[in-house]
């Protein structure tokens, strides 16, 4: 130098005017995000007097770890792909049932005889009967491969050698696994991202939860029940509390403010420990809290991009009670390690 493969960090600075929210007596301080997006997951907090047992139902699915916890993450074990860095896996079970696979083909789950091979009959032929699955067809697949013996002619029928299954031993690993010898029977395709069968998980609702003040309040009809109607907040059974009012219809009054609301499984720099995710410990920051909803305009310097100047310039996209993850969108700038290929030394 060329092509590839895998991460990372950033989303302007600084002054000054003048506008707006929070905080504070003031001075002053602070004020949109890598995804704030999707609302797909998980959980913190809130209520449902306790939150009991099955059963539906939902979710995940190879082994260790990490986490508050997850369908997340990291490692590593098998399969596939690629020269290789590296990527991909709805990764338990198909001899427990049940289903599904167009056409062609005899036959696609325990199926099968078109053609052929071979024996026997006879009315001597494009015939009948029996054997046969090696060879040929079909087909994405057709019941292990070579190679020999044996048969009427075949066939794992028998040997030998491989491969696959299965099973014992030993090694090796925290496991999934891996590796070697030995024995056996000859050797029963694919789908569970079909139904299902094992295994492990799982009360529910949701900040419009929810709590505290204020304010108004007016009943009439009817059903059904106190021999138990109804509550007990995804469905059913049971249990096990409370239980005298419950339900529908007409009709009337109020509805305004405070919490919640931002100090957190919080943020940074370091040392340690660990392959890594990650944890511990030390120090050290306090980074929006709106409620019809603020985070703005312009001016000047500088940084970065195009561009020869001059000039011009971001894309996706915006906080709503907070955090862990995925998933989708996205102008552009810096940046690091690996792999292949050619050059040179």
């Nucleotide at each position: 130098a060329g092509g590839g493969c895998u991460g990372g960090c950033u989303a302007g600075a600084c002054g000054g005017u003048c506008g707006c929210g929070a905080u504070g007596c003031a001075a002053g301080u602070c004020g949109a995000g890598g995804a704030a997006c999707g609302u797909c997951c998980g959980g913190g907090c809130u209520c449902c007097g306790a939150a009991g047992a099955g059963c539906a139902a939902g979710g995940c699915g190879g082994u260790g770890g990490c986490u508050a916890a997850c369908g997340g993450c990291c490692a590593c074990c098998c399969g596939g792909g690629g020269u290789a860095a590296c990527c991909c896996g709805c990764g338990a079970g198909a001899a427990a049932g049940u289903g599904c696979a167009a056409c062609a083909g005899a036959g696609a789950g325990c199926a099968a005889a078109c053609c052929g091979c071979c024996g026997c009959g006879c009315a001597u032929g494009u015939c009948g009967c029996g054997g046969u699955a090696a060879g040929g067809g079909u087909g994405a697949a057709a019941c292990g491969g070579u190679g020999g013996g044996g048969u009427a002619a075949g066939a794992g029928c028998c040997c030998a050698c491989c491969a696959g299954c299965a099973a014992a031993a030993c090694g090796u690993g925290u496991g999934a696994g891996c590796g070697u010898u030995u024995u056996g029977g000859c050797u029963a395709g694919g789908u569970a991202a079909a139904c299902c069968u094992c295994g492990c998980c799982u009360g529910g609702a949701g900040c419009a939860a929810g709590a505290u003040c204020a304010g108004a309040u007016a009943g009439u009809g009817a059903a059904c029940g106190c021999u138990a109607a109804g509550a007990g907040c995804u469905g059913c059974u049971c249990g096990c509390u409370c239980g005298a009012g419950u339900u529908c219809a007409c009709g009337g009054g109020u509805a305004g403010a405070u919490c919640g609301c931002u100090u957190g499984a919080g943020g940074g720099u370091g040392u340690c420990g660990g392959u890594a995710a990650c944890g511990a410990c030390a120090c050290u920051c306090c980074u929006a809290g709106a409620u019809a909803g603020a985070u703005g305009a312009c001016c000047g310097u500088c940084a970065c991009c195009c561009g020869a100047a001059a000039g011009g310039g971001g894309a996706c996209a915006g906080a709503a009670c907070c955090c862990g993850g995925c998933g989708u969108a996205u102008c552009g700038g810096c940046u690091a390690g690996c792999c292949c290929u050619c050059c040179a030394g």
The RNA shown here (Bacterial RNase P class A) has 345 nucleotides and comes from an Actinomycetales bacterium. Rfam family: Bacterial RNase P class A. It is annotated as a ribozyme. Its family is annotated with dimeric ribonuclease P complex, tRNA processing and ribonuclease P activity in the Gene Ontology. Rfam describes the family as follows. Ribonuclease P (RNase P) is a ubiquitous endoribonuclease, found in archaea, bacteria and eukarya as well as chloroplasts and mitochondria. It was read from a public genome assembly, where an Rfam model found it.